[in-house]
RNA sequence: CGCCGAAUCCACGCUCGAGCGUGGAGCGGGGGAACCAAGGUGGCUUCGGCCAUCGGGGGCGAACCUCUCAGUGGGAGGCGCGCAAGCUCUUUCAGCGCGAGCCCGACAGCUAACCCCGCAGGCGGACGAAAGAGAA
Numbered sequence: 001c002g003c004c005g006a007a008u009c010c011a012c013g014c015u016c017g018a019g020c021g022u023g024g025a026g027c028g029g030g031g032g033a034a035c036c037a038a039g040g041u042g043g044c045u046u047c048g049g050c051c052a053u054c055g056g057g058g059g060c061g062a063a064c065c066u067c068u069c070a071g072u073g074g075g076a077g078g079c080g081c082g083c084a085a086g087c088u089c090u091u092u093c094a095g096c097g098c099g100a101g102c103c104c105g106a107c108a109g110c111u112a113a114c115c116c117c118g119c120a121g122g123c124g125g126a127c128g129a130a131a132g133a134g135a136a
Stems, first nucleotide, its partner, number of pairs: 001124004008025007026119006036109001039054006056107001057104004064078006079099005087134007
C1' cells in the first nucleotide's frame, strides 16, 4: 500500500502515559406475535384429529450435494466463495485459489413491536480479455 472478514469511525471520562471504561454513528448477527408453515412408522377415528414409537435440535460462515476409490482420507462432477493495481460497482469468458473452523446445550420455523450481542483474527508483493454504469 493492498487482501479475506461485519469487524470501522468519532466523542467523553479515569490516567503522566501505556491502558481502561462509557456513549454515539455505521456495519454485522441472534432472540421474539398474528398469519402461514410444521419428520418417519404403526394403530384408532365421529375424518376434525388422537395415541404410541423412532430420530435430538439449533447458530455464525462460501465452506455444500452426488458418485467413486486402495476410504477418519484421496479423486471426479455439480454448485457456492475469493483474487488479479488510475477509483468504485455490476456482468461474461479464460486463469489461480478455497469449500474450513467454531459455538449453544434439550432449546429457538417465519415473525411487526420489542429485547440481546459482535466490531475479532489472519494474510500478501501485484497475473488476463471484453462490456456497461457512476464518481473524480